This is a predicted structure of a 471-nucleotide part of an RNA (small-subunit ribosomal RNA, 3' major domain) from an uncultured bacterium. The full RNA is in RNAcentral, with records from ENA, Greengenes and SILVA. Its Rfam family is "Bacterial small subunit ribosomal RNA". Its family is annotated with ribosome and structural constituent of ribosome in the Gene Ontology.

Context: one part of a larger RNA
RNA sequence: UGACGGGGGCCCGCACAAGCAGCGGAGCAUGCUGUUUAAUUCGAAGCAACGCGAAGAACCUUACCUGGGCUUGACAUGUAUUCGAAAUCCUGGGAAACCAGGCCCCCAGCAAUGGCGGAUACACAGGUGGUGCAUGGCUGUCGUCAGCUCGUGUCGUGAGAUGUUGGGUUAAGUCCCGCAACGAGCGCAACCCCUGUCCUGUGUUACCAGCGGAUAAUGCCGGGCACUCACGGGGUACUGCCGGUGACAAACCGGAGGAAGGUGGGGAUGAGGUCAAGUCAUCAUGCCCCUUAUGUCCAGGGCUACAAGCGUGCUACAAUGGCCGGUACAGAGGGCUGCAAAACCGUGAGGUGGAGCGAAUCCCAAAAAGCCGGUCUCAGUUCGGAUUGAAGGCUGAAACUCGCCUUCAUGAAGUAGGAGUUGCUAGUAAUCGCGAAUCAGCAACGUCGCGGUGAAUACGUUCCCGGGCCU
Numbered sequence: 001u002g003a004c005g006g007g008g009g010c011c012c013g014c015a016c017a018a019g020c021a022g023c024g025g026a027g028c029a030u031g032c033u034g035u036u037u038a039a040u041u042c043g044a045a046g047c048a049a050c051g052c053g054a055a056g057a058a059c060c061u062u063a064c065c066u067g068g069g070c071u072u073g074a075c076a077u078g079u080a081u082u083c084g085a086a087a088u089c090c091u092g093g094g095a096a097a098c099c100a101g102g103c104c105c106c107c108a109g110c111a112a113u114g115g116c117g118g119a120u121a122c123a124c125a126g127g128u129g130g131u132g133c134a135u136g137g138c139u140g141u142c143g144u145c146a147g148c149u150c151g152u153g154u155c156g157u158g159a160g161a162u163g164u165u166g167g168g169u170u171a172a173g174u175c176c177c178g179c180a181a182c183g184a185g186c187g188c189a190a191c192c193c194c195u196g197u198c199c200u201g202u203g204u205u206a207c208c209a210g211c212g213g214a215u216a217a218u219g220c221c222g223g224g225c226a227c228u229c230a231c232g233g234g235g236u237a238c239u240g241c242c243g244g245u246g247a248c249a250a251a252c253c254g255g256a257g258g259a260a261g262g263u264g265g266g267g268a269u270g271a272g273g274u275c276a277a278g279u280c281a282u283c284a285u286g287c288c289c290c291u292u293a294u295g296u297c298c299a300g301g302g303c304u305a306c307a308a309g310c311g312u313g314c315u316a317c318a319a320u321g322g323c324c325g326g327u328a329c330a331g332a333g334g335g336c337u338g339c340a341a342a343a344c345c346g347u348g349a350g351g352u353g354g355a356g357c358g359a360a361u362c363c364c365a366a367a368a369a370g371c372c373g374g375u376c377u378c379a380g381u382u383c384g385g386a387u388u389g390a391a392g393g394c395u396g397a398a399a400c401u402c403g404c405c406u407u408c409a410u411g412a413a414g415u416a417g418g419a420g421u422u423g424c425u426a427g428u429a430a431u432c433g434c435g436a437a438u439c440a441g442c443a444a445c446g447u448c449g450c451g452g453u454g455a456a457u458a459c460g461u462u463c464c465c466g467g468g469c470c471u
Base pairs, nucleotide, nucleotide: 007471008470009469010468011467012466013465015461016460019424020423021422022421023420026315027314028313029312030311031310032309033308034306035305042053043052064301065300066299067298068297069296070295073124077123078122079121080120081119082118083117084116089102090101091100092099093098106115107114108113126290127289129288130287131286135284136283137279138278139277140275142273147186148185149184150183151182152181153162154161155160166177167176168175192267193266194265195264197235198234199233200232201231202230203229207224208223211222212221213220238261241255242254243253244252245251317417321376322375323374324373325372326371327370333364334363335362338357339356343352344351345350383414388409389408390407391406392405393404394403430453431452432451433450434449435448436447
């Protein structure tokens, strides 16, 4: 000077408390450990590994295993020699890769030579081999916490101190006052984006108030640009105004006006550092190692195993419910190797079909919870749907290992979950559906978004956890 203390003071945070919904028990999905295996590729390990890298493991991916091949190589550049084509194609072998043989016999130039391709030889290629404790870059975390520093001056022999401490105040080292300090930088805040309000410009594919036409009906048509909406450009909020408190300050409390009030709500934004944190398997890279193999190609298998343990989810255990019929209202996305309507076939998955649409035009598209009516009457049930049998559908060379979906049958555990533990303070939790990326298909119940319905509680800071300042 820091760090630490079951030292002290002050202060924050869903940290506790107050609430609501869960997890921990069941079944299934998924990740991990362990075990097994020829292989079950590798990494991630308290918070900050474990629905994580993986936003798509049947082949491919793929790095693993078994077996079969290749050796200047699957890929790059260059040199020398040599051939003139090689590939495709054909025949044979083979699981394929590939091997053997056949067919074929390049272009410019008079030539030398050059281009292109093959072969041979050599420099080299190649390595998801090792080291993240040799590294760059990127990332997590404390933490969106309010801190971290510098110049000059002053003090101290010096390390250093001061400034940055103190009194108030703030979400904030935010601001005010004071002070041997005076200033400044990186952070905070603001500037950026979305959202909430108004004005304005532009009106097609959006919209339809008024006018006209047409229909069984519909902005359907003429037309209109008011309104909604879309896309641009501006305005608005600043403690600006009033009252009170305060040190006459900063500020705080209450009020007015206002769509919005004291950071309006949300996002992006992460100082200096910490953890030899993570990543040599995104990439790059030093060193080490392999070089007829630790490289490379192919077929099949594995990453999907299963006594057991753990994490994260989904579905439930029912009546605020299940089932049946009718009926209403979103937002945000995606679509040409694509999205696909009507109609028809099928109980259904789906099939036939192909209108329309490179899309404010057409399609995916049915929103669901909700509302109305009916039924079930507390039961392991008309709850629950695991598991299994049978029959089908779709994608794809190919669903045996190992895909998803449908129908019929089957109907398991489960009657609210011990110790313990998680999330959340408002359009939040809870609950309901919808979309997208990846993607042939899909193990998505994941992830990232979108809207619908829409709560309860906070006395307070003694205690638990984490953090800040002073001592």